This is a predicted structure of a 350-nucleotide part of an RNA (small-subunit ribosomal RNA, central domain) from Candidatus Avelusimicrobium pecoris. Its Rfam family is "Bacterial small subunit ribosomal RNA". Model confidence (mean pLDDT): 88 of 100. Lineage of the source: Bacteria > Pseudomonadati > Elusimicrobia > Elusimicrobiaceae > Candidatus Avelusimicrobium.
[in-house]
Context: one part of a larger RNA
RNA sequence: CUAGGCGUAAAGCGCGCGUAGGCGGAAUGUUAAGUCUGUUGUGUAAUCUCUGGGCUCAACCCAGAAACUGCAACAGAAACUGAUAUUCUUGAGUGAGGCAGAGGAAAUCGGAAUUCCUAGUGUAGCAGUGAAAUGCGUAGAUAUUAGGAGGAACACCGGUGGCGAAAGCGGAUUUCUGGGCCUUUACUGACGCUCAAGUGCGAAAGCUAGGGGAGCAAACGGGAUUAGAUACCCCGGUAGUCCUAGCCGUAAACGAUGAUAACUAGUUGUGGGAGGUAUCGACCCCUUCCGUGACGCCGCUAACGCAUUAAGUUAUCCGCCUGGGGAGUACGGCCGCAAGGUUAAAACUC
Numbered sequence: 001c002u003a004g005g006c007g008u009a010a011a012g013c014g015c016g017c018g019u020a021g022g023c024g025g026a027a028u029g030u031u032a033a034g035u036c037u038g039u040u041g042u043g044u045a046a047u048c049u050c051u052g053g054g055c056u057c058a059a060c061c062c063a064g065a066a067a068c069u070g071c072a073a074c075a076g077a078a079a080c081u082g083a084u085a086u087u088c089u090u091g092a093g094u095g096a097g098g099c100a101g102a103g104g105a106a107a108u109c110g111g112a113a114u115u116c117c118u119a120g121u122g123u124a125g126c127a128g129u130g131a132a133a134u135g136c137g138u139a140g141a142u143a144u145u146a147g148g149a150g151g152a153a154c155a156c157c158g159g160u161g162g163c164g165a166a167a168g169c170g171g172a173u174u175u176c177u178g179g180g181c182c183u184u185u186a187c188u189g190a191c192g193c194u195c196a197a198g199u200g201c202g203a204a205a206g207c208u209a210g211g212g213g214a215g216c217a218a219a220c221g222g223g224a225u226u227a228g229a230u231a232c233c234c235c236g237g238u239a240g241u242c243c244u245a246g247c248c249g250u251a252a253a254c255g256a257u258g259a260u261a262a263c264u265a266g267u268u269g270u271g272g273g274a275g276g277u278a279u280c281g282a283c284c285c286c287u288u289c290c291g292u293g294a295c296g297c298c299g300c301u302a303a304c305g306c307a308u309u310a311a312g313u314u315a316u317c318c319g320c321c322u323g324g325g326g327a328g329u330a331c332g333g334c335c336g337c338a339a340g341g342u343u344a345a346a347a348c349u350c
Stems, first nucleotide, its partner, number of pairs: 004321003007304002012318001014201004021194003025088007033081002035077008049065006091191001092188003095184005103177007110154001115149007125136002162169002206247006215241002220236004258317006266295011299306002323350003332343004
């Protein structure tokens, strides 16, 4: 390279945007680059193949034919691809009218609870465990009442409910703001799909600087347990967890399933629309579009299972895999303040 693959065996980049590239809807005309047909020239000889011949055979050698699948020129064909011109509306987008939503950012506000402080009542315990002890408490704790401070998180509603590209998003109000769905078919007229490179976003932990610090809690101290106990359990407790600005760029970043488009039985639940039926009105019921679940044919699969949200049948583009260990390591490059990340081998061994 060919070929085969990527849910669980090795293998889908964490997720977007996007350049080059690759691929690309319907109709008509032109062209003739690709494509196809024909002719001519060339494609050294040898080799290979076939036929015949020569060494006693064979290897080997000689002669002839065929072939050399290629290239060029010329003449033609015009279905397909390309190019070009004109046109179209179904792909894509815009408009108009509606709708749902924890989508994002900022500001302000709220109540419950924990902790702490002050004051009152009150007295000997509280806390904790399998049982205890460390710990707190007669300098008045725990409990209870009133007042205050401060930080973080938002019970119920809440739902295989919703929104977002993913990470993720949940008290309330206001302001700013992104996307989606439905109906309509008014407008543009292929404007599309996928994307090496590039660029942006990206949980938690961690890092830098400045704040903040209620609760929780790596490290650490103590008490237990135990043969030991650098743990599990208990009492404390600092980074951190929170905010602002900037880094880091990784996760079982998972549906372990790339994106887009088309086609291929159904049944049932649920979220958002539209239409019909019905009604005083609403519900119910029927149809349809978009999402999200359960089950289940055909088909697929090694099996498990998947099954219109495909792992079925196809098309286009990208990424990735090629025995285990060594190793996601070494070296080098790039990035980072660091931690480290990314790219990524070999010897050797089974």